[in-house]
């Protein structure tokens, strides 16, 4: 100096409903598996504070990784 957001890899615009892919589960399809399709579930946005009507986003300190 950079990074820190779902189990993993990562997005997240000017501060205004937290997301994608993969993985997982259920169903359809198949003689069966895989593949494919449809759906579901999964989050203290590292921690503690500050600013703000409102913070993943801005500010400070700290933990961890490079």
């Nucleotide at each position: 100096g950079g990074c820190u957001u779902a189990g993993c890899u990562c997005a997240g615009u000017u501060g205004g409903c937290a997301g994608a892919g993969c993985a997982g589960c259920u169903g359809a399809u198949u003689u069966g598996u895989a593949a494919u399709c449809a759906g579901c579930a999964g989050g203290u946005c590292g921690u503690c504070g500050g600013u703000u009507c409102g913070a993943g986003u801005c500010c400070g300190a700290c933990c961890g990784c490079c």
Predicted 3D model of a 66-nucleotide RNA (transfer RNA) from a bovine gut metagenome.
Rfam family: tRNA. Gene Ontology term of the family: triplet codon-amino acid adaptor activity.
The coordinates come from a structure-prediction model, not an experiment, and the mean pLDDT is 81.
RNAcentral holds the sequence, with entries from MGnify.